[in-house]
Description:
The part of an RNA shown here (large-subunit ribosomal RNA, domain I) has 594 nucleotides and comes from Ignavibacteria bacterium CG08_land_8_20_14_0_20_37_9. The source organism's lineage runs through Bacteria, Pseudomonadati, Ignavibacteriota and Ignavibacteria.
Context: one part of a larger RNA
């Protein structure tokens, strides 16, 4: 030096364990936010760096429930102190909530600087100090008031009403690609996906037939199963790719507009002979009331067996009124009656009272012994519960030791949801006639695009950028080019619950999910530390023991480092570089070889 073999150091792999993740189920909930939000900044302890509470009333403050012995956060110690006059702690409602931040009285390099009004403190005054308002946009209402007479336009004010910003996914909409495929690429695909805006809601869109369908029929929408990898589409490549029917899920229908009226409103015309008019008849009165035309408001009305309007007839639960005045009539006024519906669809505000749940809680059955051992659950030998043998947990493996577990019980206060009442609010139906209405720059047509499963095609259907333009029920549309017959429907307004989608969140549970290079990036104070001018990127790091009982004293050292005793522990080769403790590497001893 090399190898054997003992014994060790270094490293931390390896089994074991979990405080943390991860998927998914099932309920709940599904918005905060100018009453300053979401996030932060700076501060609040006796003694306090961080973190966790919490805001100058600052690890806090008040009621009003629970609970019942200790508390004064994590997190030790020292110190002071509060509690059976029920504290800490757990829940509900409240209070307080600096500063930034939509930030909003003006500015700003966020957490800062300067400030006006009006009320009040304070000063001999001036500075100063407190409190409240002062940002923009809409909208309403009030005032002012130009060119330009009336008016508009604009201003200006409000103890007004709202937006505003923040949010994980779902959802509408408005734009909108590339790699990629086609074995190249260009039409085509990727894909109306990415991704950016802009919007609402707990869902969202969508929706009560100008629909589907075939001689037979259905009856808003949405969803899921089929149909169907069909019919089709396609440099007929590459690919794309339906609908009816069927067969679940959940089921709900309603309102305008116009025709016609008018005991409203306003404008503008006309009207002076009292004429029209003033609910009907008869008198009497009154007469800028009247009529017309535009617009607002109210009634009326909503369909495809076409519906309505308007005129007349009939019909109908009871009762009161006429408004110039007097009698008499009556109703499309008004009251009650009856049936009917409702606040989360079609108008809409709540109140009482019940019930059930949610936000603290509570009760809860049944074992001892022997033996090993540090420790009893583990073993031995007799016993018990059980509507409870989930599950953690106790010094090893515990139904009967602890927290629970099955089963029961419970709420001053607040919320949700159901149901009653009470409130509210709507209600005749037919025939005949007559031709007034029944959604316009719309349907529809040419061009030029989209978008339907369809790439312009023989291309309906939707949609619309341009340029033309209809009709009113003897009227339109639509059945896949058109035309015809024959059938379905009724466009150009508008709302609509469920059934569906998603889960930043909150409670429960579940796992042939992971166990520390795994699993979130994060199991430890992690989006930290670190790295970057920045946007952004972004870690490493778990295990002492049952219990700190964490090694008093001694002594070696230059030594608060490290060790030798001694102690404590079952164990110290478990010594806060601690569980276990593999390899690589590096030594010591010994023995062979060279």
């Nucleotide at each position: 030096a090399g190898c054997a073999u003992a014994c060790g150091g270094u490293g931390g792999a390896u089994g074991c364990c979990u405080u943390g993740g991860u998927a998914c189920g099932a309920g709940a909930a599904g918005c905060u936010g100018a009453u300053g939000a979401a996030g932060g900044a700076c501060g609040c302890g006796g003694c306090u760096a961080c973190c966790u509470g919490c805001g100058a009333u600052a690890a806090u403050c008040u009621a009003c429930g629970g609970u019942g012995a200790g508390a004064c956060g994590g997190a030790a110690g020292c110190a002071a102190u509060c509690u059976a006059a029920g504290a800490c702690c757990c829940g509900u409602a409240g209070g307080u909530u600096u500063c930034c931040g939509a930030a909003u009285g003006g500015g700003g390099c966020a957490a800062c600087c300067c400030a006006a009004a009006u009320a009040g403190a304070g000063u001999a005054a001036u500075g100063u100090c407190u409190a409240u308002u002062u940002a923009c946009c809409g909208g309403u209402a009030u005032u002012u008031g130009a060119a330009u007479a009336c008016a508009u336009a604009g201003g200006a004010u409000a103890u007004c009403c709202g937006g505003a910003a923040g949010c994980a996914a779902c959802c509408c909409a408005g734009g909108g690609a590339a790699c990629u495929g086609a074995a190249a690429c260009a039409u085509c695909u990727a894909a109306g996906u990415a991704c950016c805006u802009g919007g609402u809601g707990g869902a969202a869109g969508a929706g009560a037939a100008a629909a589907c369908a075939a001689u037979a029929g259905u009856g808003a929408u949405u969803u899921c199963c089929c149909a169907a990898g069909u019919a089709g589409u396609g440099g007929c490549g590459a690919g794309c790719g339906a609908a009816a029917a069927g067969g679940a899920a959940u089921c709900a229908g309603c309102c305008u507009a116009a025709a016609c009226c008018u005991a409203u409103c306003a404008a503008c015309a006309u009207g002076u002979u009292a004429a029209a008019g003033g609910u009907g008849g008869c008198a009497a009165c009154c007469g800028u009331u009247g009529u017309g035309u535009u617009g607002a408001a109210g009634g009326u009305g909503u369909a495809g067996c076409g519906g309505g309007a308007c005129a007349c007839u009939u019909u109908a639960g009871a009762g009161a009124u006429a408004a110039u005045u007097g009698c008499c009539a009556u109703a499309u006024u008004c009251u009650c009656a009856a049936a009917g519906a409702g606040u989360c669809a079609a108008a809409a505000a709540g109140u009482a009272u019940a019930a059930c749940g949610u936000u603290a809680g509570u009760c809860g059955a049944a074992u001892g012994u022997u033996c090993u051992g540090g420790a009893a659950a583990g073993u031995u030998c007799a016993a018990c519960c059980a509507u409870a043998g989930a599950a953690g947990g106790u010094g090893a493996u515990a139904g009967u030791c602890c927290u629970g577990u099955a089963g029961g019980c419970g709420a001053a206060a607040a919320c949700a949801u159901u149901a009653u009442a009470c409130c509210u609010c709507u209600u005749u139906a037919a025939g005949u006639g007559c031709a007034c209405c029944c959604a316009a720059g719309u349907a529809g047509u040419g061009c030029g695009g989209a978008g339907u499963a369809a790439g312009u095609g023989a291309a309906a259907u939707u949609c619309u950028g341009u340029a033309c333009g209809a009709a009113u029920c003897c009227g339109g549309g639509a059945g896949a080019a058109c035309c015809a017959u024959c059938u379905c429907c009724u466009a150009a307004g508008g709302c609509u619950a469920a059934a569906u989608a998603c889960u930043c969140u909150c409670u429960c549970g579940u796992a042939a999910c992971c166990g520390a290079u795994a699993g979130u990036g994060a199991a430890g104070c992690a989006g930290u530390a670190c790295c970057g001018u920045g946007a952004g990127g972004g870690a490493a790091a778990g295990g002492u023991g049952a219990a700190a009982a964490g090694u008093a004293c001694u002594c070696c050292u230059a030594u608060u480092a490290g060790g030798a005793g001694a102690a404590u522990g079952a164990a110290a080769u478990a010594g806060u570089a601690c569980c276990u403790g593999a390899a690589a590497c590096c030594g010591u001893a010994u023995g062979c070889u060279u």